[in-house]
Predicted 3D model of a 158-nucleotide RNA (Lysine riboswitch aptamer) from uncultured Faecousia sp.
Rfam family: Lysine riboswitch aptamer. Rfam links the family to the GO term lysine biosynthetic process. The literature on the family includes a 2003 paper in Cell by Mandal et al., "Riboswitches Control Fundamental Biochemical Pathways in Bacillus subtilis and Other Bacteria".
The coordinates come from a structure-prediction model, not an experiment, and the mean pLDDT is 78.

RNA sequence: GGCUGAGGUCGCGGAAGCCAUCAGUACCGGUUCGGUCCGGCAAUUGCCGAAUCGCGGAAAGGGACUUUCGCCGAAGGGAGCGCCUGAUGCCACGCUGGCGCUUUCUGGGGCCGCGCAGAAUAUGCGCGGAACUGUCAUCCAAUGGAUGUUGCGCUGCC
Repeated sequence: GGCUGAGGUCGCGGAAGCCAUCAGUACCGGUUCGGUCCGGCAAUUGCCGAAUCGCGGAAAGGGACUUUCGCCGAAGGGAGCGCCUGAUGCCACGCUGGCGCUUUCUGGGGCCGCGCAGAAUAUGCGCGGAACUGUCAUCCAAUGGAUGUUGCGCUGCC
């Protein structure tokens, strides 16, 4: 340097199908009230807002399950840069979402607390805490136990 394999019974991520939630919400229609645009006043129409009625009424994101695909820095955060997208007539800025590159952090899954996002008690992400677990090292009374580290690591082969 190349190949290979392991961590687990909730290992990581993608896709499709289906289900619930989102929600009787947004929106639509009727009625009533208020406001508002013209040089001034008023009215109508229009527009905006509120209340109420209805055998009118969604969707996206996120989630469970099933099937399937790729895998074990699987993957996920932070920062920077570039590109794309969304709502309006256009531009700029900001925000949301997505992709790529560089750099940095995290071995892994769960539990508890706090924070952010979210309709949410679901879920995702971050920080902290106490345990569990995997790898390696050292020690011991040794198929187990103790301590410490952690993935750019570790096992096996060339």